[in-house]
RNA sequence: UAGCGGCAGACUGGUGAGGAACACGUGAGUAAUAUACCUCCAAGUUGGGAAUAGCCUUGCGAAAGUGAGGGUAAUACCCGAUGUGUUUACGGCGGCGCAAGCCGCUGCAAGUAAAGGUGCACCGGCGAAAGCCGGGGUGCCGCUUGAAGAUUAGCUCGCGUCCUAUCAGCUAGUUGGUGGGGUAAUGGCCUACCAAGGCUUUUGACGGGUAGCUGGCCUGAGAGGGUGGUCAGCCACACGGGGACUGAGACACUGCCCCGACUCCUACGGGAGGCUGCAGUCGAGGAUCUUUAGCAAUGGGCGAAAGCCUGACUAUGCGACGCCGCGUGAGGGAUGAAGGUUUUCGGAUCGUAAACCUCUUUCGAUGGGGAAGAAUGUCCAGGCUUAACCGUCUGGAUUGACGGUACCUAGAGAAGAAGCCACGGCCAACUCCGUGCCAGCAGCCGCGGUAAUACGGGGGUGGCGAGCGUUACUCGGAUUUAUUGGGUGUAAAGGGCAGGUAGGCGUCCUGUCAAGUUUCAGGUGAAAUCCUGCGGCUCAACCGCAGAACUGCCUGAAAAACUGUCAGGAUUGAGGCCAGAAGAGGAGAGCGGAAUUCCCGGUGUAAGGGUGAAAUCUGUAGAUAUCGGGAGGAACACCAGUGGCGAAAGCGGCUCUCUGGUCUGGCUCUGACGCUGAACUGCGAAAGCUCGGGGAGCAAACAGAAUUAGAUACUCUGGUAGUCCGAGCCGUAAACGAUGAGCACUAGGUGUUGGGGAGCAAUCCUCAGCGUCGUAAGAUAACUCGUUAAGUGCUCCACCUGGGGACUACGACCGCAAGGUUAAAACUCAAAGGAAUUGACGGGGGCCCGCACAAGCGGUGGAACAUGUGGUUUAAUUCGACGCUACGCGAAGAACCUCACCAAGGCUUGACAUGCAGAAAGUAGUGAACUGAAAGGGGAACGACCUGUCAAGUCAGGAAUCUGCACAGGUGUUGCAUGGCUGUCGUCAGCUCGUGUCGUGAGAUGUUGGGUUAAGUCCCGCAACGAGCGCAACCAUUAUUCUUAGUUGCUACUCUCAAGGCCGCAAGGUUUAGAGAGGCACUCUAGGAAGACUGCUCGCGAUAAGCGAGAGGAAGGUGGUGAUGACGUCAAGUCAGUACGGCCCUUAUGCCUUGGGCUACACACGUGUUACAAUGCCUACUAUAAAGCGUUGCCAAACCGCGAGGUGGAGCUAAUCGCAAAAAAGUAGGCUCAGUUCCGAUUGGAGUCUGCAAUUCGACUCCAUGAAGACGGAAUCGCUAGUAAUGGCGGAUCAGCUACGCCGCCGUGAAUACGUUCCGGGCCUUGUACACACCGCCCGUCAAGCGAUGGGAGCUGGGGGUACCUAAAAACUUCACUUGUUGAGGUCUAAGGUAAAACCGGUGACUGG
Repeated sequence: UAGCGGCAGACUGGUGAGGAACACGUGAGUAAUAUACCUCCAAGUUGGGAAUAGCCUUGCGAAAGUGAGGGUAAUACCCGAUGUGUUUACGGCGGCGCAAGCCGCUGCAAGUAAAGGUGCACCGGCGAAAGCCGGGGUGCCGCUUGAAGAUUAGCUCGCGUCCUAUCAGCUAGUUGGUGGGGUAAUGGCCUACCAAGGCUUUUGACGGGUAGCUGGCCUGAGAGGGUGGUCAGCCACACGGGGACUGAGACACUGCCCCGACUCCUACGGGAGGCUGCAGUCGAGGAUCUUUAGCAAUGGGCGAAAGCCUGACUAUGCGACGCCGCGUGAGGGAUGAAGGUUUUCGGAUCGUAAACCUCUUUCGAUGGGGAAGAAUGUCCAGGCUUAACCGUCUGGAUUGACGGUACCUAGAGAAGAAGCCACGGCCAACUCCGUGCCAGCAGCCGCGGUAAUACGGGGGUGGCGAGCGUUACUCGGAUUUAUUGGGUGUAAAGGGCAGGUAGGCGUCCUGUCAAGUUUCAGGUGAAAUCCUGCGGCUCAACCGCAGAACUGCCUGAAAAACUGUCAGGAUUGAGGCCAGAAGAGGAGAGCGGAAUUCCCGGUGUAAGGGUGAAAUCUGUAGAUAUCGGGAGGAACACCAGUGGCGAAAGCGGCUCUCUGGUCUGGCUCUGACGCUGAACUGCGAAAGCUCGGGGAGCAAACAGAAUUAGAUACUCUGGUAGUCCGAGCCGUAAACGAUGAGCACUAGGUGUUGGGGAGCAAUCCUCAGCGUCGUAAGAUAACUCGUUAAGUGCUCCACCUGGGGACUACGACCGCAAGGUUAAAACUCAAAGGAAUUGACGGGGGCCCGCACAAGCGGUGGAACAUGUGGUUUAAUUCGACGCUACGCGAAGAACCUCACCAAGGCUUGACAUGCAGAAAGUAGUGAACUGAAAGGGGAACGACCUGUCAAGUCAGGAAUCUGCACAGGUGUUGCAUGGCUGUCGUCAGCUCGUGUCGUGAGAUGUUGGGUUAAGUCCCGCAACGAGCGCAACCAUUAUUCUUAGUUGCUACUCUCAAGGCCGCAAGGUUUAGAGAGGCACUCUAGGAAGACUGCUCGCGAUAAGCGAGAGGAAGGUGGUGAUGACGUCAAGUCAGUACGGCCCUUAUGCCUUGGGCUACACACGUGUUACAAUGCCUACUAUAAAGCGUUGCCAAACCGCGAGGUGGAGCUAAUCGCAAAAAAGUAGGCUCAGUUCCGAUUGGAGUCUGCAAUUCGACUCCAUGAAGACGGAAUCGCUAGUAAUGGCGGAUCAGCUACGCCGCCGUGAAUACGUUCCGGGCCUUGUACACACCGCCCGUCAAGCGAUGGGAGCUGGGGGUACCUAAAAACUUCACUUGUUGAGGUCUAAGGUAAAACCGGUGACUGG
C1' cells in the first nucleotide's frame, strides 16, 4: 500500500420545495415499545467444521468492470455442548390498579449463547542461535446470556395553530367486529369474512388557496398587529419519483436497485454523475463575500495508545450592511483684512471664521519592546501503591493558525483625514439672479403664465454627521373592524312583516354539587433573548455570573357570594277562567240604490261634443236633449273624523254564517310555562306572467286632431292589453316614522277613541290606544327627539366601514318568463356625503319704490348733411375709450404749430437740469454774403456783464461758451405692480362697530316684528343697550316781506328847460318825448333780518309716530333747484394730464426741420342738424328779456358796398360805453296742397375776412343751380310743471374755423298718470347640487386615441382525481431443479399510455358596461 474483519458513516454541516398535519407548541399517557457505544449487577467465555478475499495462473472488454481455475487466515461464517438466566405453553400463590391488566414468587416441558487479542513473570517442547510452538497464573482490552440505570427514539391523546360558504354535504378500507398477517410496539397498518355504518350541520366536515412550526424579533400605553433572517429546539427534503437492503438506529445529502429528465465519456457494443456541505463558476436579478490559514483552542468519530480524520469549528479576507467607540485639533486673535453675497449705498453678512500667536498629539505613518488564549493535553523521569501492570502524585521537556497580532513605548509634526440633505405649510432654517404654465418640482396641500422664500444656480441658514438622502416593507398615529374602544331618523348602515328551530339571555326563596369563579400548594413552562443587580474587555457595542420573569398548561387542596347543575317551594313575569266592551280585522254567501254606458220605444230638430282657441269625432240613415222600459259590469256619495281595526301589506253600501286578535273589571286557577331569534316556514301594494271566465267605466301600447322650430309629451277624440272574478306564479316598492323586537326607569300641558271607578252635577281619578305642544331633565354634528325617545339601562337579532365601478360581472339557488336573492374584482378619483351659516340666484312668495310700464306729448330708426366709431384703404391714415357705464367720448376748437403717425434731410452731453475736471480774451452774445426745402452748414462785421482787489490797468473768481465724464431725454411697455382722480350700481337706504346675550362653530341678535316715512324717517314692541359712516339738517340759489345803503340804477311826486304837436297874425300860451335839479316812494342792486314749525282746527290712528281735510299765509307738509355720493362692486377707466415701481432705447424708441397724414371711402352703426310744409312759408311793419363778454379787446354815429365787409374813429378797464337786432308772438299782405313761393343738399361763377400760408384742408357773402325728402319697417329714446315742446340770446376754446357740438340764459308754454303685468332697485321670507355666485352648475349620446375588465366561435396550458391498458426494481408468495448472489409464474406498484368529464389559468375576430 492492497485486501479480510470491527466500529463510525442515521452525528456534524446545508436548505425550506412540500406539508393546514399530532407537522409544530404545550400538557399528559405508553399497563402497547425499542435503545449500539457508557455505568452497575448476576452468570458464562466449551468442542468442532466448511469456505472466501488478498495472492498465483488465465480469459473477455475501449472503458467501467468482470469470468474461470488453484491454494489460504481470522474476533469473518457454520454445526454441536452447557443454560445462571431468558422466551413460549400449561398450572399454583401473593401484591397493586378505576379498568383492560401489570409486578413478584413458584412447578413442569420445550426452544435459546459465546471469540479471541495482548502485557508481565514462570514452566515445557523444537532449534546452534535468533526465534517458533504449547501450558497454567495474573492484569488489561474484548465476546455471550440476562437484570437495572442513563441517554436517545417510536406511538397515542386533550388544548392551541391562516384565508375562503361565490366550497354544504363528504366517505367503500370508508366505520366497526372476528380470524390471520405484519411491527420494537397499539391500530384497517395489511388481508379474508360479517355488519352498515362513520364524519359534519355553522363549534364549518369535504373542497380550494396560502404557509415550514416554535423559543423569539419589530411595533404598541396596553390589548393587539406584523413577522419567523442570524442563535437555539422540532419537522421535512437531498436531481424528480418509487423501493427495499444493511444496521441498535435509515427507507440513508457526498450507500444500493429501478423508472424519468438532464449533463458527460465511448471503439456505438456500453458506461459515468448528482455542491439545498466549504470556497468558487455561469445564469437570472435592483442586490449579497475568499477557489485563504489551522486543527493551537472547543467539539465529534475511530483507536489500548501514540495518533489519524474533521471546509464542524477557530481564525483571516471582502462589503459603512447594522450596532458601538474615536479622530479630522485646542486656546487666544478686529484693521471686524482680502474675497464672495447683498444693499435703502449708510451699511449688513460669511465672521473669531481666516491670517497671526501660544499649545496638545488620540488615530495614522516610522523605530523599539511585546502578551494572555496552554491545561486536569502529550512525552520522559521519579515517588506512593501493586508480585507486576493498572491507578495516583511530583518534577522536567514539549505543543499557537491568528501573529510580531492585542498592548506598551520613543521622536517628529496641526501635520495625513467632511460630507449629505433640507430651507412655502405640515417642519427647524431666506435672500439675490436666471427662467416665464417653458424648463422643471411635488409625501399631501400645491408651486411655475416677467418682481417665484416652492423650478435652476449663487450666497446665507437649519438638521444630521463617517455618514446623509431616497426607495421597498411592517407596526404606530387610526376609537379608521371599536374585547379594552365605534355606530345604524337625515352622513355608510334596521331585515317589507310575522310565526318559530338551534343558540343567546332570563323573577323570588331554601338546600345540593363544585363545571365556571377565587385562593393556596406541587409539577412543568429547555437554553439563549427581555428586565434587574454584579462582573470582564481602557469605555461602549459585546460577553459572563446571579436573580427575577416567562402573564401558559397539568395535578391536588380549600371557599361557596355570583353564574351554572340537581331537588323542593313561591307569585310579581307569562298564560288560563268568569263577566262585560268597541271595531272598514279576515273568509264565504246573499241583497240594495244612485250614477256611467249600451239596447228598444216615444217626443223632438240641428246641432252636439271638446278646447286657451280649435280640429279629429258624433249627428238629417234623426244625434245631443227629454220620457218610459230593459241589459250588464264595476265602485259604494253623504255618514267620515291627524276616528277605528290589523303583524305588515292593507281594510269603507247592507244582511247572514264561520273565524282571528285586542281592551276593561274580578283577583279565581297554573306556577317561570318567559324574551329574542341565524337557518327555515308563511303572509306580502302595484305592475307583470299562465289557464279559464268577465268586460260598464277608466286606460299603458297604438291611431288620429291640435300645440310647437320639432312635440315619439303636456291638451283633445278614439282605443287594446290591463283594471274585475276563480285557480296558480312572481316576491319586489321612498314595503317610510327613511326610526328592529322586548322589559324597566325619567316634569308636564292639551285633544280624542274604548272601558272602569267616585260624584246630584260640573268635574275628578284610573287602564289601554291614537294625536299634538314643550329650552323639565337628558340626548344630538346640527336639524331635531323628548313616557308613542333619537333620554337612562339590560337582553337578543339584523346591518355598516371613502366615492365611482356596482341594487353590476361570474358562479350558485329560485322563477314559465320578466326577473329576483346572494354578491366581487380590475381600474379610477381625492374626495363623495350630512346638518347648519352668510351671500347670490329663481320663468318662488309677500310688501314698497323709480318716466319702469301704462296714460300722454315730442322724437330716433326712412332722406340729405354734420360729427364720432367700426371696417376697408394707405408710406401714415398716431394713441386711448367697447353692453348699460365706448361711439358731437379724452378733443372748451388737427391748414403750419398742436403731433405722439409717415417720407426725406440733419444733430449726438444733446431742445432742457445738475455736478466734476479741463480749455479758451476779441470771450459770451448779435450775426451780413454764400449754400440749402428748412433745419443745418458757414462765418465778414459789431461786441458785452457781475463780485473781490483797486487810482487805473491788471489779476482772481462767477455767469456764459467749448471739450470730456457722470448723466439728460423717451406721448416707449406694463392701469393685471401703483398713487391720485373719475365712471357705474345710486342720492339707492343702506353699511358697520363696542359691550352684552344666544350658538360647539360659521354666525345670529341689535338691523327682525306692528305701524309710518322720500329715508335704518320716526313711534311702539323686543336680549338687547348704545355708537359710527350714510338719510335729514347746516351751505348756495329762487319765491314774500321788512330794514340799511342809493351810483353808473330808479323817477311816483316837486321844480327848471324843453325839440316836436296844437292854438295864435305875432309875442306868446298849452301839451309832451327828452334833458337837468331835487328825491330814494317804487323797480333794481347787495348786505342784514323775518317767515314754514304739522305751529293751529277737525277727523283717522294704539292716547304714539304719522296720515287726510281745512284755516291763515307770498309760500304747506323735504316749497322749487343746486352743491353734497356711506361700506363696497366691476383686477371698470386713465402710465397720453401730472406723479411713481419694474422693464426697455441711448449717433436712437432722444432732439431739430420741410412736406404729408390724423380730413382717405364700396360699406355698417351711434349722436345730432335741417326738412318733408298751411298751427306753414315769404314780404313789410310793431312789441317785450335774461344772463354774459370786451383794452393784442368790444367797437357807436356817419359814409361806401346788394352783401360778406370796408372806411372811420366817439365812447368804454364797463349797473356809465359797446357787442345788441332778441326771436317766436302780434298786425297787414301774398302763396292754396303742388316736389310747390315747401326743402336747401350738390355744383358753377364772383367775392370778403383771418392768417407766413386757405391746393390737399377754413369760415362767410352774392348770383345761378335746386338733389333726396310728401312724416318713415321691425324696433327704440326723452319727459310729471314753469316740466315736455318750441323760440331766440350769450359764453368758453379761439388768429380764423368745419359749433348743427358743449355749457348757460330768458320768452311762449301744454297733455296725462286707471293702475302695478313687465324692467331695475330696497326689505322680509322660501328653495338651492350655485360661491370666479344662473353669463352658475351640470346630464347623456357621438368623434379620435389610450388603460383595465365582463361576454365571445374557439384555441391553448396546468395540477389533482376516476376508469382501463402496459408494467421496472424491490418485497411477499407458488412451483421447478442444475440448490444458486438460480430460474419461471402470480400479487402489488413507480413510471408510461388510452378515454371521458370536472376544476383553475392564458389567449381570441368581435362586442358590453
About this RNA: This is a predicted structure of a 1409-nucleotide RNA (small-subunit ribosomal RNA) from an uncultured bacterium.